A computed fold for a 92-nucleotide RNA from Nocardioides terrae, annotated as Glycine riboswitch aptamer. The organism belongs to Nocardioides, within Bacteria. The sequence was found by an Rfam model in a public genome assembly. Model confidence (mean pLDDT): 83 of 100.
[in-house]
RNA sequence: AGAUCCCGUGUGGGAGAGUCCCUGCCCGACAGGGACGCCGAAGGGGCAAUUCCUCCCCGGAAACUCUCAGGCGCCACGACCACGCGGACCAG
Numbered sequence: 001a002g003a004u005c006c007c008g009u010g011u012g013g014g015a016g017a018g019u020c021c022c023u024g025c026c027c028g029a030c031a032g033g034g035a036c037g038c039c040g041a042a043g044g045g046g047c048a049a050u051u052c053c054u055c056c057c058c059g060g061a062a063a064c065u066c067u068c069a070g071g072c073g074c075c076a077c078g079a080c081c082a083c084g085c086g087g088a089c090c091a092g
Base pairs, nucleotide, nucleotide: 006087007086008085009084010083011082012081013080018036019035020034021033022032023031024030037072038071039070043068044066045065046064050062051061052060053059
């Protein structure tokens, strides 16, 4: 020399949701603007419903809910999961 949990970090995986109009442009793709529509798994709000923490009340939380933010080609982001590294705490 110390596991799980917790914090940070690296790598990998990681869903959902669009159309029309205008302009630019190698009529395409794409970019910008507008209109309406939509998604939820950064973050945020809420416990009104659902579920969980308990059999109830109160209370809290969530992958629930609302869509403020964000997103709706790719990229990027991405809750969460796995593994590695570092740290803190401590059962043993």